[in-house]
A computed fold for a 93-nucleotide RNA, annotated as c-di-GMP-I riboswitch aptamer.
């Protein structure tokens, strides 16, 4: 370099769940906590999920409107769903 995760080592990382904050929401950040993780380190490029402020149609309702209600929709999440991509710690071949 490539290839692995069997037994061990030094370590790391942290789901639920509780506080605060932030956010429409979905989820996110700090702090406890530890279900798990060899990339459970980064990255939203495929694909899947989640969420629907705006916005689109449709309805309501009206002289017009405003209000409400359903649909659909990411430019919002999620990298601890799956692929890809960039790094990387020990050990084994």
């Nucleotide at each position: 370099a490539c290839u692995u995760g069997a037994a061990a080592a030094u370590g790391g990382c942290a789901a639920a769940c509780c506080g605060c904050u932030c956010g429409a929401a979905a989820g996110a950040g700090c702090g406890g906590g530890a279900c798990g993780c060899a990339a459970a380190a980064c990255c939203a490029c495929c694909g899947g999920c989640c969420u629907a402020a705006g916005u689109u149609u449709u309805u309501u309702g009206u002289u017009a409107a405003a209000u409400g209600a359903a649909a659909a929709u990411a430019c919002g999440g999620u990298a601890g769903c799956g692929g890809g991509g960039u790094u990387g710690c020990c050990g084994g071949g």